[in-house]
Context: one part of a larger RNA
RNA sequence: CACCGCCCGUCAAGCCAUGGAAGCUGAGAGUGCCCGAAGUCCGUGACCCAACCUUAGGGAGGGAGCGGCCGAAGGUGAGCUCAGUGACUGGGGCUAAGUCGUAACAAGGUAGCCGUACCGGAAGGUGCGGCUGGAUCACCUCUUA
Numbered sequence: 001c002a003c004c005g006c007c008c009g010u011c012a013a014g015c016c017a018u019g020g021a022a023g024c025u026g027a028g029a030g031u032g033c034c035c036g037a038a039g040u041c042c043g044u045g046a047c048c049c050a051a052c053c054u055u056a057g058g059g060a061g062g063g064a065g066c067g068g069c070c071g072a073a074g075g076u077g078a079g080c081u082c083a084g085u086g087a088c089u090g091g092g093g094c095u096a097a098g099u100c101g102u103a104a105c106a107a108g109g110u111a112g113c114c115g116u117a118c119c120g121g122a123a124g125g126u127g128c129g130g131c132u133g134g135a136u137c138a139c140c141u142c143u144u145a
């Protein structure tokens, strides 16, 4: 403080964080394709070459060059993950003195509550099933005196 009580929900205002959202921006790890440096390796080597061989022609060997495999960076495609942002949208929390009603607490003025379906500005209402954690009245059983 104690029914001039308590209390519920919508709506309105402010603040806070948060879900959804066409998209936008950025980051990351992969992946397909394109291109492909250096370099090793493989092939080729008609051009070049001092050592070795040579019958002085050349041979062996090597090299430039060329081709190929691998290959960094780069380009490109479709996805993935993670951040930020996003018109609009959903509820949530909080905030002395806003709006509408009065659902609950007494039998709270239709007892309440649980589940479910439908309906309604909102609390909520109605139907069906269930519970007593319902008041009142009557009856029965038991206990005490």
Stems, first nucleotide, its partner, number of pairs: 003108001005105001008101002011098001013095004018090003023085006031077004039070001041068004047063003052059002111132009